[in-house]
Order: sequence, then structure tokens, then C1' cells
RNA sequence: CCAGGGGGCCGGGCAGCCGCGCUUAUGCGAGGAAAGUCCGGGCUCCACGAAACAAGGGUGGCGGGUAACGCCCGCCGAGGGCAACCUCAGGGAAAGUGCCACAGAGAGCAUACCGCCGAUGGCCCGCAAGGGAUCAGGCAAGGGUGAAAGGGUGCGGUAAGAGCGCACCGGGGUUCUGGUAACAGCGCCCGCAUGGCAAACCCCACCCGGAGCAAGGCCAAAUAGGGGCGGCGCGCCGCAAGGCAGAUGCGUUUCGUAUCGACCGCCCGGGUUGGCUGCUCGAACCAUGGAGCAAUCCAUGGUCCAGACGAAUGGCUGCCGCCGCGCGGCUGGUGUGCAAGCAUACCGCGUGCGGAACAGAACCCGGCUUACAGGCCCCCUGGCAUU
Repeated sequence: CCAGGGGGCCGGGCAGCCGCGCUUAUGCGAGGAAAGUCCGGGCUCCACGAAACAAGGGUGGCGGGUAACGCCCGCCGAGGGCAACCUCAGGGAAAGUGCCACAGAGAGCAUACCGCCGAUGGCCCGCAAGGGAUCAGGCAAGGGUGAAAGGGUGCGGUAAGAGCGCACCGGGGUUCUGGUAACAGCGCCCGCAUGGCAAACCCCACCCGGAGCAAGGCCAAAUAGGGGCGGCGCGCCGCAAGGCAGAUGCGUUUCGUAUCGACCGCCCGGGUUGGCUGCUCGAACCAUGGAGCAAUCCAUGGUCCAGACGAAUGGCUGCCGCCGCGCGGCUGGUGUGCAAGCAUACCGCGUGCGGAACAGAACCCGGCUUACAGGCCCCCUGGCAUU
């Protein structure tokens, strides 16, 4: 200097004038994503409680973090990349079902299209030895088709072949060692072996009530405590209290419990759309120190940082800054030349014109995902050159 990888930050500043909201007499006032509404919670209300099961949904290597998570961190394994790094919907295909188009002989328990052999039995020649071509039969090593053809390379063996045998690789199992573990390594043994897809249904392990600030609470006001249909009750004992049976309260069941003499279900219709609250001190933020590879946690000190309700946080002006395009050799820099001078692509300076990313809180947090003009900083990898 070029190319790449990972992380972080900014994304306007100052002043004046005018105009807002909150709070209280002093201050504050829209983001890194406020977005999507995809996850997890806090909070509020509802479901009578406990247990078991079912239905539905979610997650899926190991360990740690967290209030929790489908998130984050570290590690393992697989794949991509020269590397830094990146990606992973990462348990099970011998529980079962299903799919693999087309091509191809054949794509789940296979297959013979082109081919190879033809030892043994048959055919032909030969007295015989032997030879020939193939039928029966044997083969799937070679070729072809395909995303994929039932492990790969090599040697031996065979009529020709094949893990048929052997060596190495690969696969499975296992002692030991290391590691918290997932896993990894040395050794030994095995069979030389039944493809892929589960982000197909499914099986396994673990987890999960529902609804949501338009939740909910209060005040005010108003109406029709309206009408219709259907279902099982209103039982027994007892003077009574009470007991038994029954009904209802959960998807089912068991246990408990509450209410009941009335409850359950369906349809039609009427009133209320106003105000206050919930509403911002929070799993909060900042700094320092400590523990930890890290995520994060602990301690000490400090800070208060929108709370609107048709919805504030804005408009105008000036200067500065940033970006783009052009002009000017300008006492700069740079190149060239002995010098005077000349040049101006780049940097700097001056000047003119234009531009300004994604985008706006609405109960609050922790995440993920998506969008983003331009600029700055740090670390790492590869290449080239110089010293």
C1' cells in the first nucleotide's frame, strides 16, 4: 500500500427570536433501533384447589449466565474458507408409515442396459492332447444413467469376479488416559458391514394455565333489575341444628372444598363511548475496585434522566462543522529543473452551488429480527514492497 475478517462510536454543534408539554419555582422533555408484535417476564384481572392423564404448543450437543427465554457466553462436533473467521432447525432412520421427479437395468431390502467369464455340464473341430464359439450357468470388479447405485485405494486370489483374504483409510464396539461434560487420543477387537430425507408424519427427553393497560380500579351520568325458548330440580331422615343423596363450579378421572333449592344453555333488544387513576424509582443508569476466559456477578460512591391523551419535545434566522460537484497556482505541500522558472493528478487553502441516512415514546423491562446516506476508532488474517 492492497484485499479480507471481527468489534465499537457518531450520525450534527452554538446562538438569537417566536411557540409548546410536564413538574414545581426549579429543572427536564423522542431512539439505536422508539419499528416488527417474533420470544421471555414484571404488573393487573379471570379460572375453586391438589394429583394423574389427555389435547395443543415450544425447545433439542455439553457446561455456565439470567427474573426468565426460543436469548447471551464459553467449549465440543459437522460444514465453508489459505487464514482471521462464518454457519448449523446439532436426540432417534433396527418402533412404524411415507417420499426420492426425470434419467436409468435397478432408488428398500434392490438390479443386469453395454459388458466380463464360460472352470463344471452341453454344442462344433480333432485319434488324442487340445482348440473354437457360445447355451445353461457364474459376476457386478470395468463402462453408462443420475444429486445419490450399497464403503475407498492397493495387493493377492479367481474361469471371471466380489471384504473372498490382507494392508492402510473409513465405520462400529471397548479397556485405559485427559476433560465437570459433550467429546478427544493411544491400544485392542469386530464385521469386512442395510442409502438419503424427521425445517416429512412419527418416537424420545425436557418445558408450558388464559387474557392483556383497549388489563384493571374509582367517580359521574343514563337505561328496560327488559322479552322469548329449552333442560334437570325443588328429594329422604330429623322438633331443630344438622346429616345423606343430587346439581353446579375444570378436557377426563380421583380426592378435597364452596354454593345451592334454583341453576345451566341459546336468541332478540336497551343504556353507558364523559372524567380521574393505572402513568413512571426501575430485575434503572454512571464511575471505581474485586471475582471470572467470557456472558455476568459482588462491593463502594454518585445520579433522577418525557409521561402526553387527537396526542407536547417544534418553526425561522445566522455562524461553524460534515458530504458531493465545480472554479482559482494561491508566498503552502508535492513533482521537475543547476537556477530562474514550469506543472498541478493528489494533499492543503480560498471560493461558488447543491445535499443531509433509517426513522418518532404512549404500562415498563430483557432479547431477537429488519432498516440505515456518510464518517471515525480499535484489533486480527492474507499478499506485495522497503528497512